A computed fold for an 85-nucleotide RNA from a Candidatus Saccharimonadota bacterium, annotated as transfer RNA. Rfam family: tRNA. Rfam classes the family as a transfer RNA. The organism belongs to Candidatus Saccharimonadota, within Bacteria.

[in-house]
């Protein structure tokens, strides 16, 4: 150089054919339990803005394209892993 695979919340990791992004687990926060903690258990947990409450906007490595609609398809780029002369 060329070929293949990959990049998704704080972490791992789903999302089948393009149709509610983040299921599930861990972690974290709060409650229960305890003298206190661990374990267990219940609830919450992407970000920003806002409300008494309901909400609104943004978010899949980066930049574009196609589409009513893109994590998913197309082009370019960056980084990582593997293969090859």
């Nucleotide at each position: 150089g060329c070929c293949g695979c990959g990049a998704u919340g704080g972490u791992g990791g789903a999302a089948u054919c393009g149709g509610u992004a983040g299921a599930c687990a861990c972690g974290c926060c709060a409650g229960a339990c305890u003298c206190a903690a661990a374990a267990u258990u219940u609830g919450g947990u992407g970000a920003g803005c806002a409300u008494a409450a309901c909400g609104c906007u943004c978010g899949u490595g980066c930049c574009g394209g196609u589409u009513c609609a893109a994590g998913u398809c197309c082009g370019g780029c960056u980084c990582g892993c593997g293969g090859u002369a």